A computed fold for a 690-nucleotide part of an RNA from an activated sludge metagenome, annotated as large-subunit ribosomal RNA, domain II.
Context: one part of a larger RNA
RNA sequence: GCCGGCGAGUUGCAUUGCGUGGCGAGGUUAAGGGCGGGCUACGUCCGAAGCCGCAGGGAAACCGAGUCUAAACAGGGCGUUUAGUCGCGCGAUGCAGACCCGAAGCCGUACGAUCUACCCAUGGCCAGGAUGAAGUCCGGGUAAUGCCGGAUGGAGGUCCGAACCAGUUGGUGUUGCAAAACCUUUGGAUGAGCUGUGGGUAGGAGUGAAAAGCUAAUCGAGUACGGUGAUAGCUGGUUCUCCCCGAAACGCAUUUAGGUGCGGCCUCGAGGUAAGAAAGUGGCGGAGGUAGAGCUCUGGAUGGAUGAGGGGGGUUGUGGCCCUACCGAUUUCAACCAAACUGCGAAUGCCGCUACUGGAUCCUCGGGAGCAAGACCGUGUGGGAGAAGCUUCACGGUCGAGAGGGAAACAGCCCAGAUCGCCAGCUAAGGCCCCUAAUUCGGACUAAGUGUAGUAAGGAUGUGGGAAAGCCCAGACAGCCAGGAGGUUGGCUCAGAAGCAGCCAUCCUUUAAAGAGUGCGUAACAGCUCACUGGUCGAGCGCUCCUGCGCCGAAAAUGUAGGGGGCUCAAGUCCGAAGCCGAAGCUGCGGGCUUUUUCUUUUAAAAGAAGAAGCGGUAGGGGAGCGUUCUGCGCGGAUAGAAGUCGUGCCGUGAGGCGCGGUGGACUGCGCGGAAGUGAGAAUGCCGGC
Numbered sequence: 001g002c003c004g005g006c007g008a009g010u011u012g013c014a015u016u017g018c019g020u021g022g023c024g025a026g027g028u029u030a031a032g033g034g035c036g037g038g039c040u041a042c043g044u045c046c047g048a049a050g051c052c053g054c055a056g057g058g059a060a061a062c063c064g065a066g067u068c069u070a071a072a073c074a075g076g077g078c079g080u081u082u083a084g085u086c087g088c089g090c091g092a093u094g095c096a097g098a099c100c101c102g103a104a105g106c107c108g109u110a111c112g113a114u115c116u117a118c119c120c121a122u123g124g125c126c127a128g129g130a131u132g133a134a135g136u137c138c139g140g141g142u143a144a145u146g147c148c149g150g151a152u153g154g155a156g157g158u159c160c161g162a163a164c165c166a167g168u169u170g171g172u173g174u175u176g177c178a179a180a181a182c183c184u185u186u187g188g189a190u191g192a193g194c195u196g197u198g199g200g201u202a203g204g205a206g207u208g209a210a211a212a213g214c215u216a217a218u219c220g221a222g223u224a225c226g227g228u229g230a231u232a233g234c235u236g237g238u239u240c241u242c243c244c245c246g247a248a249a250c251g252c253a254u255u256u257a258g259g260u261g262c263g264g265c266c267u268c269g270a271g272g273u274a275a276g277a278a279a280g281u282g283g284c285g286g287a288g289g290u291a292g293a294g295c296u297c298u299g300g301a302u303g304g305a306u307g308a309g310g311g312g313g314g315u316u317g318u319g320g321c322c323c324u325a326c327c328g329a330u331u332u333c334a335a336c337c338a339a340a341c342u343g344c345g346a347a348u349g350c351c352g353c354u355a356c357u358g359g360a361u362c363c364u365c366g367g368g369a370g371c372a373a374g375a376c377c378g379u380g381u382g383g384g385a386g387a388a389g390c391u392u393c394a395c396g397g398u399c400g401a402g403a404g405g406g407a408a409a410c411a412g413c414c415c416a417g418a419u420c421g422c423c424a425g426c427u428a429a430g431g432c433c434c435c436u437a438a439u440u441c442g443g444a445c446u447a448a449g450u451g452u453a454g455u456a457a458g459g460a461u462g463u464g465g466g467a468a469a470g471c472c473c474a475g476a477c478a479g480c481c482a483g484g485a486g487g488u489u490g491g492c493u494c495a496g497a498a499g500c501a502g503c504c505a506u507c508c509u510u511u512a513a514a515g516a517g518u519g520c521g522u523a524a525c526a527g528c529u530c531a532c533u534g535g536u537c538g539a540g541c542g543c544u545c546c547u548g549c550g551c552c553g554a555a556a557a558u559g560u561a562g563g564g565g566g567c568u569c570a571a572g573u574c575c576g577a578a579g580c581c582g583a584a585g586c587u588g589c590g591g592g593c594u595u596u597u598u599c600u601u602u603u604a605a606a607a608g609a610a611g612a613a614g615c616g617g618u619a620g621g622g623g624a625g626c627g628u629u630c631u632g633c634g635c636g637g638a639u640a641g642a643a644g645u646c647g648u649g650c651c652g653u654g655a656g657g658c659g660c661g662g663u664g665g666a667c668u669g670c671g672c673g674g675a676a677g678u679g680a681g682a683a684u685g686c687c688g689g690c
Stems, first nucleotide, its partner, number of pairs: 001690006011096013026052003032046005056063002066078004099237002102234001106227006117201009126191001128160003131156001135152006164188003170183003203219001205215003240625006250263005265370001266368007277361001279357008292344001293342002298338003302334004309327002311324005374399007382391002404415003419591004424587003430581003433565003439578007451567002458552002462549006470541002479536005485509003490504003515530001519528002592615010626679001628676010644663008
């Protein structure tokens, strides 16, 4: 891992609601007892003690269809116009382990120091080598000591290094040789050394050269058993079928935030409403201060006018006076801003009345819930950075709990809500060159593979369309030929300044025209150009604005990348026309189920026919069934082959049922009831097999 078996809402008591049955203004017995019996079960008969109901109100005294409050005969509160009760079944709740499995833990009583820590008693062990303390002896030396030298000596938590003890480095091992080893290397090795045997100390306790170490592979409190099915607002799991309806992820509160209570939303039942509720639309009547707008108010804020007051300067013996291109209140003019501004003010939404549509979708009471982590999209706000697949609200949608078609793929986007079947038809979104079902035509644009899904400020003789004014056959625009002069090197400045460093001025003349000079250039001149003019040429030219489609701007991680192939009068983009394809949508044909209306049959229940509406679905509510074991009553089957099992055919919407054949070799089924250890795929489930 697979297969097989086992494996989770039970039982008792109490309360409450529904169903059903008995009796009914009553209902019912409990303990206990008698009898029967298949003798702890069960049936039946006693047993009114008790309980519930038949009257309530008040704290009570008490009164009573009333009573309490109160001064009250007022008002108000709670009552009064009758249905209960005892069984059985089911739903739910409370108390119990209370659907099942699961802690870490807490407490108690025992058992452990054969491991290990420390201690006590008594034994054992440490090859070999090195170093050479004190002391002693001899010699030297001294006045005598001290002292010096040589021997001797053999000290030491001394040195090197086996046994022994330890466990430093690297490697192997990691389902190992081993639940800590092996190889290599290393530390101690006469000591605070190692070790044998016997003994002692223990669970909030021991022991500890102290690491919360060790106390039998277990230690921030050992192990075993018990309290014990501790508790678990947490995680996981929770077993057959079909039918009807179908949520929530919100408000308030909470030592509350992943829990819970009440409300909201779902379901089931009863009642009300059909003399028509909810909802929708029209009309009429209302409340309101949002969007927008506005600037009267409250604040903000810009410029002008006015200019109190202030600053600065001058003058002054002191008051004071004068000036000012500075600041500036108030007032005023103009133009603005505001969630916490409003002398205005919608659309929607909300409330009421009414008409029409509508047809129970509504309301009340009661039983059962689940939900109270929501997600994205569009719109209107707040927070954030007018970031986020961000976050907080509001309104709507989808997903959640929704399949199908489209968006290549893609819960939340677009279309559309799947009762079942069909090798029938029509459409939606979206598509129609090929992959791939379905296409042709007309007009225009794009040249960038732009595009075929998706980026800016800014920049540019890209190109199409439009508009306005201007120049032009008295010759425009571009090119070419020619001229482009004189006063004068204008004045100043300057080393120089001659059109052309800079400053000032910018006239006059000759002219067809020519600036006191557009640029290059020189040290300064020179030189080359331009403006301007003539000629040549011969028809359009230049500028501005609006607009369509393109260009640059343009960077992302495996490899091009519109899904791909590929596409250029398109298979791109825009405008127009006519078609087609395309879904579980709609239609057609056939079947099933639910609810409901009418009719028929029927004692009721129910059945049938015709019509109408409906049948996606998680949590969850409701309804109807299948199957398993045992059991009561009735009826069967079986050695001429039961159960089980393998194969196969048929029936039922399904759970399932029936038949036939093989195997098997002794039990077993059906109908109507009853009772449950009643259904397995999941729980890192348990046990077994492989």